[in-house]
Molecule: transfer RNA
Organism: Candidatus Curtissbacteria bacterium RIFCSPHIGHO2_01_FULL_34_40
RNA sequence: GGGCGCAUAGCUCAAUGGCAGAGCACCACUCUUAUAAAGUGGCGGUUCUUGGUUCGAAUCCAAGUGCGCCCACAA
Numbered sequence: 001g002g003g004c005g006c007a008u009a010g011c012u013c014a015a016u017g018g019c020a021g022a023g024c025a026c027c028a029c030u031c032u033u034a035u036a037a038a039g040u041g042g043c044g045g046u047u048c049u050u051g052g053u054u055c056g057a058a059u060c061c062a063a064g065u066g067c068g069c070c071c072a073c074a075a
Base pairs, nucleotide, nucleotide: 001071002070003069004068005067006066007065010024011023012022013021018055026042027041028040029039030038048064049063050062051061052060
């Protein structure tokens, strides 16, 4: 330098154009002498950034940023 992939809750990941979700974690309660486990409920998001398409974008398009993999070049 070229190609491909990824970016969504604190973490791991879903959602493949039509209400942004799950598990774990965290908080409260139940249970227990207490803790753990288990159960119930709750909290938590400008979906990496900017712009475009669309009635409607996490999703499609363009550019950028970061990370990973492969190829090439140089050493």